[in-house]
RNA sequence: AUACGUCUUCGGGGCGGGGUGCGAUUCCCCACCGGCGGUAAGACCGGCAACGGUCAAGCCCGCGAGCGCCCGCCGGGCAGUGUGCCGGCGGGGUCAGCAGAUCUGGUGCGACUCCAGAGCCGACGGUAUAGUCCGGAUGAAAGAAGAUGUGC
Numbered sequence: 001a002u003a004c005g006u007c008u009u010c011g012g013g014g015c016g017g018g019g020u021g022c023g024a025u026u027c028c029c030c031a032c033c034g035g036c037g038g039u040a041a042g043a044c045c046g047g048c049a050a051c052g053g054u055c056a057a058g059c060c061c062g063c064g065a066g067c068g069c070c071c072g073c074c075g076g077g078c079a080g081u082g083u084g085c086c087g088g089c090g091g092g093g094u095c096a097g098c099a100g101a102u103c104u105g106g107u108g109c110g111a112c113u114c115c116a117g118a119g120c121c122g123a124c125g126g127u128a129u130a131g132u133c134c135g136g137a138u139g140a141a142a143g144a145a146g147a148u149g150u151g152c
Base pairs, nucleotide, nucleotide: 002151003150004149005148006147007146008145009144010143016030017029018028019027031132032131033122034121035063036062037061038060042055043054044053045052046051058120059119066098067097069092070091071090072089073088074087075086076085102118103117104116105115106114124135125134126133
């Protein structure tokens, strides 16, 4: 340095003002926020330089979480049974469903990544309709860092 195993730690931000209303951080006007890996011509730092280091995309390519789906178990309901219905718990996995959302101008050999401008998006349950409140969640997880062992 590299591959694999084990363990530890870490691992999501945001409603401020006004309006309507019995009631809204949920509607309307203004505001605010952006998980993880990759790509990257940018920025910063070091260097005379070659070059090295750090950071850099919500809407480009992927991933995770959530919902849905499928499988299993438990409970409920029915006079009773069930592959059907209702509820709960556990598991599976990207196949299929929701898996979201970007254009215009500029520079340039080259940009959906830079610069400028204008847009757009954001699980489920609760509740006056929620990306921002409460809840599952002191959860899970993409991954990140470290320790340690083994092989080459």

A computed fold for a 152-nucleotide RNA from Rugamonas rubra, annotated as FMN riboswitch aptamer (RFN element). Rfam family: FMN riboswitch aptamer (RFN element). Gene Ontology term of the family: FMN binding. Rfam's curators write: The RFN element is a highly conserved domain that is found frequently in the 5'-untranslated regions of prokaryotic mRNAs that encode for flavin mononucleotide (FMN) biosynthesis and transport proteins. This element is a metabolite-dependent riboswitch that directly binds FMN in the absence of proteins. In Bacillus subtilis, the riboswitch most likely controls gene expression by causing premature transcription termination within the 5' untranslated region of the ribDEAHT operon and precluding access to the ribosome-binding site of ypaA mRNA.The FMN riboswitch structure, reported in present an FMN-bound six-stem junction, adopts a butterfly-like scaffold, stapled together by opposingly directed but nearly identically folded peripheral domains.